[in-house]
Predicted 3D model of a 102-nucleotide RNA (FMN riboswitch aptamer (RFN element)) from a chicken gut metagenome. The prediction has a mean pLDDT of 86. It matches the Rfam family "FMN riboswitch aptamer (RFN element)". About the family: The RFN element is a highly conserved domain that is found frequently in the 5'-untranslated regions of prokaryotic mRNAs that encode for flavin mononucleotide (FMN) biosynthesis and transport proteins. Of the family's consensus pairs, 100% are formed in the model.
């Protein structure tokens, strides 16, 4: 070439005419990299479509070695819609890191 796959998550309450969106609390974590990673390096997805823009972690143990395990306690999550949304609906039967395969 070419196929096929490739992202989870609002249980309970409580306010209100109205919220899975406020409020208490619950839940969730793409892809490659390295001692196992949502908070480290890159990439991808979204804006913008030229360059670029864009979130989060700390103290302790183990250990040759871990900011990836163990422990405790924190903190992030595009855009339009709609009572203000990481989980709801849309764009999306979509794109794609990137993985199998023939």
């Nucleotide at each position: 070439a070419c196929u096929u796959c490739a992202g989870g998550g609002c249980a309970a309450g409580g306010u209100g005419a109205a919220a899975u969106u406020c409020c208490u609390u619950a839940c969730c974590g793409g892809u490659g990299g390295u001692a196992u990673a949502g908070u480290c390096c890159a990439c991808g997805a979204g804006c913008g479509c030229g360059a670029g823009c864009a979130g989060a972690a700390c103290g302790g143990g183990u250990g040759c070695g871990a900011u990836u395990c163990c422990c405790g306690u924190a903190c992030c999550g595009a855009c339009g819609g709609u009572a203000a949304a990481g989980u709801c609906c849309g764009g999306a039967u979509g794109a794609a890191a990137g993985a199998a395969g023939u």